[in-house]
RNA sequence: AGAGUUUGAUCCUGGCUCAGGACGAACGCUGGCGGCGUGCUUAACACAUGCAAGUCUACGAGAAUAAGGUAGCAAUAUCUUUAGUAAAGUGGCGCACGGGUGAGUAACACGUAAGUAACCUACCUAUGGAUUGAGAAUAACGUAGAGAAAUCUUCGCUAAUACUUUAUAAUGCAGCGGCACCACAUGGUGAUGUUGUUAAAGUUGCAGCAAUGUAACGUCUAUAGAUGGGCUUGCGUCUGAUUAGCUAGUUGGUGAGAUAAUAGCCCACCAAGGCUACGAUCAGUAGCUGGUCUGAGAGGAUGAUCAGCCACACUGGAACUGAGACACGGUCCAGACUCCUACGGGAGGCAGCAGUGAGGAAUAUUGGGCAAUGCCCGCAAGGGUGACCCAGCAACGCCGCGUGGAGGAUGAAAGCCGUAAGGUUGUAAACUCCUGUGAGAGGGGACGAAUGAUUACGUUUCGUAAGGAACGUGAAGUGACUGUACCCUCAGAGGAAGCCCCGGCUAACUACGUGCCAGCAGCCGCGGUAAUACGUAGGGGGCAAGCGUUGUCCGGAUUUACUGGGUGUAAAGGGCGCGUAGGCGGGUUGGUAAGUCAGAGGUGAAAUCCUGCAGCUUAACUGCAGAACUGCCUUUGAUACUGCAAAUCUUGAGUUCAGAAGAGAGAAGCGGAAUUCCAGGUGUAGUGGUGAAAUACGUAGAUAUCUGGAAGAACACCAGUUGCGAAGGCGGCUUCUUGGUCUGACACUGACGCUGAGGCGCGAAAGCGUGGGGAGCAAACAGGAUUAGAUACCCUGGUAGUCCACGCUGUAAACGAUGAAUACUAGGUGUCGGGGCGCAAGAUUCAGUGCCGCAGCUAACGCAUUAAGUAUUCCACCUGGGGAGUACGAUCGCAAGGUUGAAACUCAAAGGAAUUGACGGGGGCCCGCACAAGCGGUGGAGCAUGUGGUUUAAUUCGAUGGUACGCGAGGAACCUUACCUGGGUUUGACAUACAGCGUAAUAGGGCAGAGAUGCUCUAGCGUAGCAAUACGGCGCUGUACAGGUGCUGCAUGGCUGUCGUCAGCUCGUGCCGUGAGGUGUUGGGUUAAGUCCCGCAACGAGCGCAACCCCUACUAUUAGUUGCCACCAAGUUAUGUUGAGCACUCUAAUAGGACUGCCUACGCAAGUAGUGAGGAAGGUGGGGAUGACGUCAAGUCCGCAUGGCCCUUACGCCUAGGGCCACACACGUGCUACAAUGGAUGCUACAGAGGGUUGCUAAAUCGCAAGAUGGAGCCAAUCCCACAAAAGCUUCCUCAGUUCGGAUUGGAGUCUGCAACUCGACUCCAUGAAGUUGGAAUUGCUAGUAAUCGCGUAUCAGCAUGACGCGGUGAAUACGUUCCCGGGCCUUGUACACACCGCCCGUCAAGCCAUGGAAGCUGGGGGUACCUAAAGUUCGUGACCGCAAGGAGCGACCUAGGGUAAAACCAGUGACUGGGGCUAAGUCGUAACAAGGUAGCCGUACCGGAAGGUGCGGCUG
Repeated sequence: AGAGUUUGAUCCUGGCUCAGGACGAACGCUGGCGGCGUGCUUAACACAUGCAAGUCUACGAGAAUAAGGUAGCAAUAUCUUUAGUAAAGUGGCGCACGGGUGAGUAACACGUAAGUAACCUACCUAUGGAUUGAGAAUAACGUAGAGAAAUCUUCGCUAAUACUUUAUAAUGCAGCGGCACCACAUGGUGAUGUUGUUAAAGUUGCAGCAAUGUAACGUCUAUAGAUGGGCUUGCGUCUGAUUAGCUAGUUGGUGAGAUAAUAGCCCACCAAGGCUACGAUCAGUAGCUGGUCUGAGAGGAUGAUCAGCCACACUGGAACUGAGACACGGUCCAGACUCCUACGGGAGGCAGCAGUGAGGAAUAUUGGGCAAUGCCCGCAAGGGUGACCCAGCAACGCCGCGUGGAGGAUGAAAGCCGUAAGGUUGUAAACUCCUGUGAGAGGGGACGAAUGAUUACGUUUCGUAAGGAACGUGAAGUGACUGUACCCUCAGAGGAAGCCCCGGCUAACUACGUGCCAGCAGCCGCGGUAAUACGUAGGGGGCAAGCGUUGUCCGGAUUUACUGGGUGUAAAGGGCGCGUAGGCGGGUUGGUAAGUCAGAGGUGAAAUCCUGCAGCUUAACUGCAGAACUGCCUUUGAUACUGCAAAUCUUGAGUUCAGAAGAGAGAAGCGGAAUUCCAGGUGUAGUGGUGAAAUACGUAGAUAUCUGGAAGAACACCAGUUGCGAAGGCGGCUUCUUGGUCUGACACUGACGCUGAGGCGCGAAAGCGUGGGGAGCAAACAGGAUUAGAUACCCUGGUAGUCCACGCUGUAAACGAUGAAUACUAGGUGUCGGGGCGCAAGAUUCAGUGCCGCAGCUAACGCAUUAAGUAUUCCACCUGGGGAGUACGAUCGCAAGGUUGAAACUCAAAGGAAUUGACGGGGGCCCGCACAAGCGGUGGAGCAUGUGGUUUAAUUCGAUGGUACGCGAGGAACCUUACCUGGGUUUGACAUACAGCGUAAUAGGGCAGAGAUGCUCUAGCGUAGCAAUACGGCGCUGUACAGGUGCUGCAUGGCUGUCGUCAGCUCGUGCCGUGAGGUGUUGGGUUAAGUCCCGCAACGAGCGCAACCCCUACUAUUAGUUGCCACCAAGUUAUGUUGAGCACUCUAAUAGGACUGCCUACGCAAGUAGUGAGGAAGGUGGGGAUGACGUCAAGUCCGCAUGGCCCUUACGCCUAGGGCCACACACGUGCUACAAUGGAUGCUACAGAGGGUUGCUAAAUCGCAAGAUGGAGCCAAUCCCACAAAAGCUUCCUCAGUUCGGAUUGGAGUCUGCAACUCGACUCCAUGAAGUUGGAAUUGCUAGUAAUCGCGUAUCAGCAUGACGCGGUGAAUACGUUCCCGGGCCUUGUACACACCGCCCGUCAAGCCAUGGAAGCUGGGGGUACCUAAAGUUCGUGACCGCAAGGAGCGACCUAGGGUAAAACCAGUGACUGGGGCUAAGUCGUAACAAGGUAGCCGUACCGGAAGGUGCGGCUG
C1' cells in the first nucleotide's frame, strides 16, 4: 500500500466482499511448564448456610469452668486463683468510610473553568482561655404477669463522661451608634461604644494520712488552618420534526416562613410574564469522565478490570438520630414475594465475600490469614476488618521456555505418484556421539519485618519532687503465602504437537472415490464420469500450546468527503419569480480591540500512552524521572485582516433627461378566408371512404354547383435557429390601460448590494364546481373492417371536453435534463435592436441571439466569453438496485389527487459513455440460375431404392433443417454380420514372454452330430553331438495376458461436410485514443476478385484472389509399332492384307501461341466499349485440381489410431438356422410411362472411353431365347468384351386405355453358386393393373449447356433403374435488378453478445417469505380529573396527665398506595383483505429494445383479461 466482482472487451460511476488490528468473549479439535493479569456482558431474577462493624482503665451489677486449699466418712459446704475476666446492659466513638451494582437519570448528573461578599465541616493541627455548684431519674437487676414465638407489661432498687439546672463569661452571637479600610451590584473586614444572650466531665498513673499537687488522656469556648462537603454559573455532552408549539408556582415583584446557606424552596397578595426553528415540548436510548480499541491524521466506536464523580440498595413513600444519611448488613408505613405459627400473630431483604437455583453460548472456592498495606475503636497492649494480602479453578488474555543437538546415503523399509526409467516423503528414520532447560528424586534455602509495645542506654523537655512526654541507639521477638522463589546433586532423549489451509483474491498439487448426488462457499463461484474447489490419502504451505470458526468495533471506505466527494447524459438544480430571517459583501481615514496573533501566570488528579534509567535470569509486569495532556481561565501586549461604532468617496446599485424595438400583459370593438348548418335555384345517380372494403349519406333528390342567411372557433401568406417575457407562455386589425428591457447623456443619491431556509405570488395540458356557449375536432361509446383473437392501429358516426366568465387544482421529458450573482480567460463567422465615425464601402461600440473553434475541463460524448474553463458568495439536492415516490402519520384539496416520506424483505449487481461484432418488417452500393425470360422435371400412377413409423425373438449400428433420407454400403442367399434363437468353448480364433511336462510338424481315413466338435485308426522328426543333452518346430498344463463393431465424436488424432471458390482474414513498424480499439482494409473510380489506379498518417508484409499444374481447342519439331496409307509395287470376292514409306490422321514428348499487345472512342490513370483488325482461339478461351482466418462442442470411437470407463467360463471366441428383404401407412431420390416429334417390323450408317490370365473369350455348331458345346487369339494402339443407340430408309398402327403402358400373376426354363424356400439375375409362352401430362407447392439448367440416345468401368461367384466415366444428336431465353433467397462492402439504431431461434412486459395459476389495512381482543408506560388515604413532618388544639416545661389525645394541610372516569400514545394478536419479493423448464398474449413492425417517453383523463389503448398538451433521450 491494495485486491476480487457488472462487460464479448474498455473507461467511468457505484455498491457488495476480502486481506489488518482489537475483545471481560463463546464454540470445535488439541493441550507440556512457568510468570503477570483477568473472570455473570444475560434475570437491578429469587435466595438455603456461614462470614462481611465493631470497640472502649466513662458507669453499675457481675458469672461459668478448671486448679488448689479448709471442714466432713461421704454427699456436700466454703475459701483462693481463674476475674472485676466472659456474656449482657447504660454511656462514648464508629456504623454516612470501606465493599457492591448501573436499574433510574439527557440532568448543573458528568467533564472543564470560575464563583460563594450566600454556607457547613466530627475526628486532626496551631494559638489563646476555661473546666463552678446542685438536682431528678433510668436500664441492667429483682418481683409479678401475658404470649407458641417475636416480644411486651406491672411494681421496686441503683450509677455515670447519660440527663436537667446553676455560677462565670469573651475576640463568640444578636440589636443599636458613629469611624477607618476594601470591594464586583446586593455588600465585606477591622478596631470601638453600649444593651441583651450563650459553656464544661471527668478517668487513670504518681506523691501525700489527708487536703491537695502534678502528668497523661479527655471536656468546654474562641480564632485560624487543613480535610471533606452544600449551593450557583459559563462552555461541552446521543437520536427522532412522520414530536411545533410548551408553561398557572408557570415568569417576575413585595412580605412572612423554612434551611448550614441563596432561591417559588414554600405560602399570601400583585403583575402577565417565561421557553422555542441556534430545536422548546414530547418520544426513544443511555450512568458521565480519565481512559480503551482503531486510524497516517482528522475522526469513528466504546466506557470490563484500575482511578475520579453520580445514582441505587426487594418496590414506592417518609422522617428520626447525627458533624455528616433521608442511611446496602437502622426505624416507620404501604405493596409484591418468601418463611415460621399453637391461626391469635410474627420474621425477612447477598446490586458485600463465598455459595445455590433460574436465565444463558457463557464467567471461578460455601479456601488461608490479619504477616504486610489501609480503615474503626482504644493512652496502650490489643480487638475487629470476605477492605486487603495470599492460595484454589479456567490456555480467558499477554509474556517467556521446552518437546532435543551434532553427525548419518545401502538415499533402507513402508506409503504415495509414475511415461515403469524412476521420483518423493528424506538426513527424515534407523544407527553413532553428545547435552540436560522443564517435569521427577534427594539436599540446602531466602526477600517480603519494620514500626509499635517491652527492656537497656543517651539527649531534650514539663514538674519543687516523684514521675511523665518527645526524640535517638541497641537487644529479644513477630510470616497466611511456605520449606515457596532460588541454588546444588542424581538419572536419563527419556513422559511433552497440534490446528487450519492448498481454484483466484492468498503462501501451498497430485492420486483415488463421488457424478448438479453427496457436499463446499467470505466474494467470484465449484459438483451433470478424467473435480488442483466435494470426501479420503500422499505431498506441500501457514501458525504453534495453540489453531480455526462465530459474534462485535475501527480500518481499508476519499462509501457522508473539516482534512477530503459530487449534481448536462451515471444518484443528484427547486417549474418560475418576489422577498423575511440568516450567510456573504466596493474604495479611503483615524478610533476600538470582540475574533486573530504573541508573552506570562493558574489549572489540565493519579494511573495510562511516549522517552530515558532501573528492579524481577529475559519478557510480560513493576518502580523512578522527564515529556505530553493539542483544553479552559486570568493577565500583559500587537493591530495586517475580519468585526464594531464614526467620518468620507464613487466605480457596485439606483434616480433624472432624450431616444428605440417588441407575438410582453389586461379590457373593449372591428375584419375577411375557410368549415358546418338552414332556405331557395340548377341538376341526376351515385357520393364518401380504404391497402382493399364495408358501415354511413343518397330517387323523400345526396355529392356537385349558384344565391342568400346563421353560428362558433381559429387567425393562411408575412414567418425568420426573428422578437418579447422570470418561467408557464405570447401571432388578424384598431383603441384604451399597463409591466419590463436597450442605447446615449450631463446631473443627483452615496454601498442603498448579492443570495435567500420558512413565507407569499405566478404556474402548459388534462381534471373539478357554477352559469353560458357549442361550428370544427374529439377520450368514452356505437357500428364497419383487419385479425387466430383485435376491448387497438384503419374507416363511418359521436358525448364529455376543447371556447367564455368566476372559482379550484398545482402537476409535466415544467428540459439547455445545465440554480442565481460577480470578475477574469484566443479567435472566426452570421443575425435582431440602438450609438457615434464615414461620401460610400466599411470597420468599431453596447445589449441580445445562433454556428464553428484554441487553451482549459470532462469517464467519454462533448462544453468552450450565452462554459460543463479559472475563482468567490449564497441557496437547493445526491449517497447501490429493487421494495417505492409505496405504506403509516401529518398537511393541502369538493374530488381526482398533491406535498412530506420510511421499514421489513430481496439481489450482487443496477447504471453512464464509448468499442468490436451480430441483428433490423433502417438506408446506400454490388454480386449469384436469386428473381425475371425460357426449356425440362418433381409433387398424381406402377415399380426400384433409402428413411420414418409400426411389427418382430431379431428386424444390428450410425447419418436427421439447409449441410440425413440410390447416405456409410463401389453391390446382406451362406460368408459378410456387428442382431436373434439354439448348440459348444475358456490362456482362448490371434500376439509376446516365462515355468513345467510331452512330442516332429503334418497328412490320410472311419464313426456320431445340423455343424462346431468329440471319439478313433494309419503313416510320420530336423540340426549339433559317441551319448547324456542342447537348439529349432509343435502340443498340453499354469501365469502374465489376449480379445471386445461394448460406452463416451461433449476427452481426442486423422479425415470429411457446410458457409464458399464467397473475397475476404491478418501481421510488423509508425500514428491517433486514458482504454477496449482505430488507422492501414475507409474514400473516388474499376474489376470475376482487398483486381488494379488515384487520393490519404500511414509505410510495408503474410494467408487467400490471380498465375504456376492437368485435360481440351491451333501450329511446329522429334519419334513411327501393334497406329496410318498420299506416292510406288504385289495380292485378294473383299479388307494396310503384304513389301516399301512416315507425307497425312493418330499416338506422346518437347516447344510456340493470347499480352487489352495493335487501332478508334471515353477516361488523370486503372480500365471500359467496338457485329474493330489480325488470329485456331479475345478480353480469367472451355473444363478440372486447388477451399484463407474461422463458424456449426456439425459428422465419424462401426475404416484406422487413441485417453478414460466397463466385460473377462463373457459384452470374448466357434457354430447351424433365422434376421438386416417384415408392411395399415408417411416422406425423399429415381426408373418406366401415359403415346403419333410415337410404337412395332425389316434394312442400313457413324463413336469415345474403358476392361481382360481364378480373366476377356473369337470363329463354328445347337437352342425361339437366356444360354450350351467349343476352344483359335490375347499379359493387349495387335486378340477379345463389342452389333453402339438415337439418326436415316421401308411398311403397318390413326387417337383408342389402343399394336400406348408394362405392373401383377400362372407355367416352362437358363446361368452363377456347397446352397436361389424365406431372398438372385436373366429367357420364353400366357396374363395385361394403375396411368390420358398430374392440387397446393417445389426443383435443375445460360452452350456443346438443358433435353435426348446409347456405351463402358468399379464393387462382383451371381445380382445395377444406383454411383463413376464416355461419346452421339443438340435447343430456347436473359428486358432487367422492383420483389423472394443467400452473400459482400459502407453507414445508421440497439435494452442483443448463447448475439433476433436474441432480449423482454403484465395478468392468471402453484409454493415460500416479510409487510400494510381490518370488526375487534390483549398488554404496557406516561399524563389529566375526581374519590379515598397509611406512616410521617409541620401547624392548630389540648376540658386528660404534669408544679411547670411539656406531653398523651384530637383536628387540618400535604401525600405513597388504592379506586373510578374519559382521552391520547406505544406494542402484540386478529376472521378477512391489499399489494410486494423470491422460486431451471405452467397459462394467455407481445407492450418495450431495430422505423420493434402504430416512433418512444412525461403529465393528466377515460376505457380494457393482461401487457396496454385512445384523447389533450409537452419532450427528443